[in-house]
RNA sequence: CUCUUAUCCAGAGCGGCGGAGGGACAGGCCCUGUGAAGCCCGGCAACCUGCAAGGAAACUUGCAAGGUGCUAAAUCCUGCAGAUAUAAGAUCUGGAAGAUAAGAG
Numbered sequence: 001c002u003c004u005u006a007u008c009c010a011g012a013g014c015g016g017c018g019g020a021g022g023g024a025c026a027g028g029c030c031c032u033g034u035g036a037a038g039c040c041c042g043g044c045a046a047c048c049u050g051c052a053a054g055g056a057a058a059c060u061u062g063c064a065a066g067g068u069g070c071u072a073a074a075u076c077c078u079g080c081a082g083a084u085a086u087a088a089g090a091u092c093u094g095g096a097a098g099a100u101a102a103g104a105g
Base pairs, nucleotide, nucleotide: 001105002104003103004102005101006100007099008098013041015040016039017038021031022030023029025079026078027077028076042071043070044069047067048066049064050063051062052061053060054059075097080094081093082092083091084090
């Protein structure tokens, strides 16, 4: 980097360093010197993992937290297609793209 599977409306700081940007991309709309990114500490969660119980197995439930991950807004919204009701716009369904985990190449 590519492929496969699963998940993405829950949760998480009034801390320290740092100094201007950030929210993947595009269009919007937002956050930000009442301090952005990044780093550290803290925290959340439980995908992998470990343990226990049940089960023929697949697996289920509980506990822990070693490997990741996450810690503004639904993945901030929409991006393609379809449906609904007259147009603008709206709602719903599916997809695309993206993120994360685990596995394969």